[in-house]
């Protein structure tokens, strides 16, 4: 310089001018009250005023109401190497194992397959009691040439899994001997199983020694074994209340008669029809719709709707110091840091930062011709102008973590590769 890993951090910046929300002390009004105060709209002035993820609502929590005597089981989720850290966690931290990577480094849902059931699609001879498709042998037995018991041929009986092929996967791998051909058959080394001892809290690692190799592979398929787990959620919860409707209760005023039916209630109880009675229409009569037992008042308690409280000082946030490899913990100092709810947090102008693209040679650098003055060029560096970009997104009870989304940018460690000293 060029490829790379690992980790932190920013999240445009100043001003001027208008707005918005919300705390405050002030200043002035209305209005209600005998007063103390209350309520209601204003005015300017001070504080404060989104995130790194406020986002998914995927995990743990605080809070808050429900249910329950306790406590084991079981059911049902849910976690899965050891340690260690936190209120807890399926988070984070250091470590271990497997695998990728030349390396920094990364990934891993990382208990159990000698307790048990089931799966192993499609090709395959054959998928889990292995097997033999092509293909190698044919020592040995056989049959055949042969004068022969030399030799030979057959590939029949039979033997073998080296090699080809199928497949994610075929009952270790490399070599060597070794056999007819082969084969852990023997060895040697790798690997794989057990085990004594040492290291190490532990996962787990090292020597050495046994076994020729058994026990394919899937548990995010049942399962089995350990731990964890009661439900719902700020629309939790709590207080206050008007209008109008509707349900109880008292009081006051009113109350035409009959008849059938129905009752956990026998009442001024509901439902149904008849005389008679009131009104409207309509000249009258007939007809034809109403209405015919409730009206006031005052109380009380639920709803619906508004309002007020849960509401923000917290496992809080800077900074130091001290343990600790870390995650984190501890001490001292210092701050106060949104509380909206048809939802505020922002608009406008200007200087300035940052990246892009364009141009400018009557700009610096470079480069090239030129003895030199100069003189050509414009790929790159740098400068002037000019245009265009500056994400990703918006708190709603809070708080600790994944995970997703994000325009650009600083900043520290580290690796490999090549130049040059």
């Nucleotide at each position: 310089u060029c490829a790379g890993g690992g980790g932190g951090c920013c999240a445009g910046g100043c001003a001027g001018c208008c707005g918005c929300g919300u705390g405050g002390a002030u200043c002035a009004g209305g209005u209600c009250g005998u007063u103390a105060g209350g309520c209601c709209a204003g005015a300017g002035c001070c504080g404060c005023g989104a995130g790194g993820a406020a986002a998914g609502u995927c995990c743990g929590g605080g809070c808050u109401c429900c249910a329950c005597g306790a406590a084991a089981c079981g059911a049902g989720g849910g976690u899965g190497g050891c340690g260690g850290g936190u209120a807890a966690c399926g988070c984070c931290c250091g470590c271990c194992g497997u695998g990728g990577g030349c390396g920094a480094c990364c990934a891993c849902a990382g208990g159990g397959a000698a307790a048990g059931u089931g799966c192993c699609a499609c090709a395959g001879a054959a998928a889990g009691c292995a097997u033999a498709c092509c293909g190698c042998c044919g020592a040995u037995g056989g049959a055949c040439c042969g004068g022969g018991a030399a030799g030979g041929u057959c590939a029949c009986a039979g033997g073998c899994a080296a090699g080809g092929g199928u497949g994610a996967a075929a009952g270790g791998g490399u070599g060597c001997g070794g056999c007819a051909a082969g084969a852990g058959c023997g060895c040697a080394c790798c690997g794989g199983g057990g085990u004594u001892c040492c290291g190490g809290c532990a996962a787990c690692g090292g020597c050495g020694c046994c076994c020729g190799c058994a026990c394919g592979g899937c548990a995010a398929a049942c399962c089995c074994c350990a731990c964890c787990c009661g439900g719902a959620g700020c629309a939790a919860g709590g207080c206050c209340a008007a209008a109008u409707a509707g349900g109880g209760g008292c009081c006051u005023c009113g109350c035409g008669c009959c008849c059938g039916u129905c009752c956990u209630u026998c009442g001024c109880g509901g439902c149904g029809g008849g005389c008679a009675g009131g009104g409207g229409u309509g000249u009258u009569u007939c007809g034809c719709c109403c209405c015919g037992a409730g009206a006031g008042g005052c109380c009380c308690g639920g709803g619906u709707u508004g309002g007020c409280u849960g509401c923000u000082a917290g496992a809080g946030c800077c900074g130091u110091c001290c343990g600790g490899c870390a995650a984190c913990g501890g001490g001292c100092g210092g701050c106060c840091c949104a509380g909206a709810u048809g939802a505020a947090u922002g608009g406008c102008u200007g200087c300035c930062c940052c990246c892009g693209c364009g141009u400018g040679g009557c700009c610096g650098g470079u480069g090239c011709c030129g003895c030199a003055a100069g003189g050509c060029a414009u790929a790159c560096c740098g400068c002037g102008c000019g245009c265009g970009g500056g994400a990703c997104a918006g708190a709603a009870c809070c708080c600790g973590g994944c995970u997703u989304a994000u325009c650009g940018g600083c900043c520290c460690c580290c690796u490999g590769a090549u130049g040059a000293u």